[in-house]
RNA sequence: GCGGGCAUAGUUUAGUGGUAAAACGUGAGCUUCCCAAGCUUGAAUCCCCGGUUCGAUCCCGGGUGCCCGCACCA
Repeated sequence: GCGGGCAUAGUUUAGUGGUAAAACGUGAGCUUCCCAAGCUUGAAUCCCCGGUUCGAUCCCGGGUGCCCGCACCA
């Protein structure tokens, strides 16, 4: 330099053109003498910019970051 893949909550992941979800973690409450466990409940997420669309996390273009392959390399 060329090609491909990925980017969603604090972490690991699911998901879809129509108000985004689970597990773990975390706050509060219940329970307990206390802790743990258990139960109830809450907060928190679509990498950035632009386009298409009535509507974009999803489709398209560009950018950024990470990973893989190829090429080059005194």
The RNA shown here (transfer RNA) has 74 nucleotides and comes from an Opitutia bacterium.
Taxonomically the source falls in Opitutia (Bacteria, Pseudomonadati, Verrucomicrobiota).
It matches the Rfam family "tRNA". Its family is annotated with triplet codon-amino acid adaptor activity in the Gene Ontology. It is annotated as a transfer RNA.